[in-house]
Context: one part of a larger RNA
RNA sequence: CACCGCCCGUCACGUCAUGGAAGCCGAAAACACUUGAAGUCCGUGAGCUAACCCGCAAGGGAGGCAGCGGCCGAGGGUGGGGUUGGUGACUGGGACGAAGUCGUAACAAGGUAGCUGUACCGGAAGGUGCGGCUGGAUCACCUCCUU
Numbered sequence: 001c002a003c004c005g006c007c008c009g010u011c012a013c014g015u016c017a018u019g020g021a022a023g024c025c026g027a028a029a030a031c032a033c034u035u036g037a038a039g040u041c042c043g044u045g046a047g048c049u050a051a052c053c054c055g056c057a058a059g060g061g062a063g064g065c066a067g068c069g070g071c072c073g074a075g076g077g078u079g080g081g082g083u084u085g086g087u088g089a090c091u092g093g094g095a096c097g098a099a100g101u102c103g104u105a106a107c108a109a110g111g112u113a114g115c116u117g118u119a120c121c122g123g124a125a126g127g128u129g130c131g132g133c134u135g136g137a138u139c140a141c142c143u144c145c146u147u
Base pairs, nucleotide, nucleotide: 003110005107008103009102011100013097014096015095016094018092019091020090023087024086025085026084027083031079032078033077034076035075039072041070042069043068044067047065048064049063052061053060054059113134114133115132116131117130118129119128120127121126
C1' cells in the first nucleotide's frame, strides 16, 4: 500500500491444551468386621524341677519351668463409603495457523444511526419487540459565548 480500505460470525482443514461423560484401571488414608506372630502382663499349672526349708532316707514344702486360657498387639483377609490419579466411546466450547466456504453484522448517516439490559426468533454474522444511553450524522429553531 489510505473504501478496489477495514472488518464480524458460522462452516471446512490442521495443531495444541482443556471441560463434561457410561465405564475401565490404580494409589494412599480412615472406619467396620475378621484373623492374629513375637513379647510383656494376668490367670491356671494334675506334667517337670540341682541350689532354699523340713526330713537319716523315701518324700514333702517353697520357688521356678513347660503346657493351657486371657488382655494388649505388628501384619494379613473381607466389606461399604469418602478422597485422589490415570484412562475413556462420545461430546462442549477455547487458542493458534500467507492465500478455503457462506454471507456483510460493525467502522462514513456503513447504506435500517449505533450501543445497551431483557425476551423471542434465525445457517452465520444477526433480526425483531420493550426499556435505557449519545460515545449519532443532517436540517431547522431556542439559549449562551466570541468576532
Small-subunit ribosomal RNA, 3' minor domain from a Chloroflexota bacterium, 147 nucleotides, folded computationally. The coordinates come from a structure-prediction model, not an experiment, and the mean pLDDT is 84.